Small-subunit ribosomal RNA, 3' major domain from Viscum album, 475 nucleotides, folded computationally. The organism belongs to Viscum, within Eukaryota. It matches the Rfam family "Bacterial small subunit ribosomal RNA".
[in-house]
Context: one part of a larger RNA
RNA sequence: UUAUGGGGGCCUGCACAAGCGAUGGAACAUGUGUUUUAAUUCGAUGCAAAGCGAGAACCUUACCAGGGCUCGACAUGCCGUGAAUCCUCUUGAAAGAGAGGGGUGACUUCGGGAAGGCGGACACAGGUGGUGCAAGGAUAUUGUCAUCUCAUGUCGUAAGGUGUUGGGUUAAGUCCCACAAUGAGUGCAACCCUCGUGUUUAGUUUCCAUCGUUGAGUUUGGAACCCAGAACAGAUUACUGGUGAUAAGCCGGAGGAAAAUGAGGAUGACUUCAAGUCAUCAUGCCCCUUAUGCCUUAGGUGACACACAUGCUACAAUUGUUGGGACAAAGUGUCAUGAUCCCACGAGGGUGAUCUAACCCCAAAAACCCAUCCUUAGAUCGGAUUUAAGGCUGUGACUUGCCUGCAUGAAGCCAGAAUUUCUAGUAAUCACUGGUCAGCCAUAGGGUGGUGAAGUUGUUCUCGGGCCUUGUACA
Repeated sequence: UUAUGGGGGCCUGCACAAGCGAUGGAACAUGUGUUUUAAUUCGAUGCAAAGCGAGAACCUUACCAGGGCUCGACAUGCCGUGAAUCCUCUUGAAAGAGAGGGGUGACUUCGGGAAGGCGGACACAGGUGGUGCAAGGAUAUUGUCAUCUCAUGUCGUAAGGUGUUGGGUUAAGUCCCACAAUGAGUGCAACCCUCGUGUUUAGUUUCCAUCGUUGAGUUUGGAACCCAGAACAGAUUACUGGUGAUAAGCCGGAGGAAAAUGAGGAUGACUUCAAGUCAUCAUGCCCCUUAUGCCUUAGGUGACACACAUGCUACAAUUGUUGGGACAAAGUGUCAUGAUCCCACGAGGGUGAUCUAACCCCAAAAACCCAUCCUUAGAUCGGAUUUAAGGCUGUGACUUGCCUGCAUGAAGCCAGAAUUUCUAGUAAUCACUGGUCAGCCAUAGGGUGGUGAAGUUGUUCUCGGGCCUUGUACA
């Protein structure tokens, strides 16, 4: 000096406590382990793997079985041949293999010759083969924690120390004061984006009035309001009382849309874990080269005694059924969205208005409100499972898709030890939406709004982290 202690002091964090909900018990969905298998491709494994890479019917696909190819599915160079595209037949599960027909074009200095096809030889191609413990790149984590360093000076024989410590303060090595230190850099903060208030400006597809309607904005006038676009203003402990060392600051008040970082995001220092990734990519070395390469058909990645993880649905009365009524935000749309009308109990089918979108459409928001029925039961709770019947996408739905109506109606009556999220428009709860996408196994993950709590006495204890100090260990 570093690490470490069931040493000490100070501080901090949904770390505990206070409180709300949840997991752990049930069914199902998804992922993982184990097992099985011809194959169940590979990777990820405490926090920091396990609804992760990643929307697997074919393709994807890397795995397995079968059938095939060997200059190769793909690139460059050489030689020969014939333009190429095209049509037909046989064989085959397909890939492919074999045979026949028709047919010569652009540019030419008439010598040739571009593109594309076939054949041949060699350099080579190819590899999701190995090594993430050879390296790059981008990433996770410590952690949005407050640190990590340097120059000069100075102390020490030196390793090193000092600065960075002390007294206060802060979210912060944030700031103030003191000090053998004086300065500087990286981080912190601010600058960026969104939300919250106002002003100015420009008003269509938006808004208001008029006119008009069963309904619909086709009329006319306007831009005060709502709104969306742009540019500005606004918050800085600025004012004030107290406190403090007259400092930094802290506590209260006024004013204000907003007050002490206004809320949220983006932003992630030096490092740690030989962390993960050679299967995004790129790459050294090693390995394969009639195969560890390539094409194709079918299967598998979806198996199922069990174990774990993340979710969803419930067990009901603050509920369930049926009928009626109301209020969003954000977002998508031309190989698309799909109104209206008709058919169907329904999924859906037919028709095809409008919209390249503040115009039209998706679109019904749902919890909520009003009324109705059920009455404590495994039930009008719960919906798994299953029979037969349909619809859609797609060449194809058996393995293995989603959806519909009828029937069936498991477990489950609030969950042991234990574990865990969250501090306000948060938790909880309710629906909407885009991406991927022919379709979809989405109950996922990314956004959007509606309704909307409780509790925080505090730092004794548990866990993580920071600073100082002390003991010990290694060097």